[in-house]
The prediction has a mean pLDDT of 81. Transfer RNA from a bacterium, 74 nucleotides, folded computationally. Its Rfam family is "tRNA".
RNA sequence: GGGGUUGUAGCUCAGUUGGCUAGAGCGUGCGGUUCGCAAUCGCAAGGUCCGGGGUUCGAUUCCCCGCAACUCCA
Numbered sequence: 001g002g003g004g005u006u007g008u009a010g011c012u013c014a015g016u017u018g019g020c021u022a023g024a025g026c027g028u029g030c031g032g033u034u035c036g037c038a039a040u041c042g043c044a045a046g047g048u049c050c051g052g053g054g055u056u057c058g059a060u061u062c063c064c065c066g067c068a069a070c071u072c073c074a
Base pairs, nucleotide, nucleotide: 001073002072003071004070005069006068007067010026011025012024013023019057028044029043030042031041032040050066051065052064053063054062
């Protein structure tokens, strides 16, 4: 320098032939159960869906450019 994959909650990830209020597990906070802890149950908070632009009535999803990580080739 060129090719490929990936980027979504604090962490690990799902998701979408373009439209639902963007989700799960773990973690965190509060509450129930207990004398208390653990375990367990319930509830809650937490998101610029990597950044910018484009297409569209509408983009996390499609297209272009860029950034970062991993990987292959040179």